Predicted 3D model of a 74-nucleotide RNA (transfer RNA) from a soil metagenome.
The coordinates come from a structure-prediction model, not an experiment, and the mean pLDDT is 80.
RNA sequence: GCCGAGAUAGCUCAGCUGGCCAGAGCGCCCGAUUCAUGCUCGGGAGGUCGUCCGUUCGAUUCGGACUCUCGGUA
Numbered sequence: 001g002c003c004g005a006g007a008u009a010g011c012u013c014a015g016c017u018g019g020c021c022a023g024a025g026c027g028c029c030c031g032a033u034u035c036a037u038g039c040u041c042g043g044g045a046g047g048u049c050g051u052c053c054g055u056u057c058g059a060u061u062c063g064g065a066c067u068c069u070c071g072g073u074a
Stems, first nucleotide, its partner, number of pairs: 001073007010026004019057001028044005050066005
């Protein structure tokens, strides 16, 4: 250089052949429980869905370019 895969919450990931409030586990905060901590249970906060442009009534999802990560290859 070329080919392929990926980028979604602090971390690990799911998601949808375009529309219903964008989710789970762990973590964090509050409460219950406990003498206390932990475990367990209940509740809560936290996201410009990598960036820009396009298609569309509508984009996390489709198309293009770019950035980054991983793998393959002469």

RNAcentral holds the sequence, with entries from MGnify.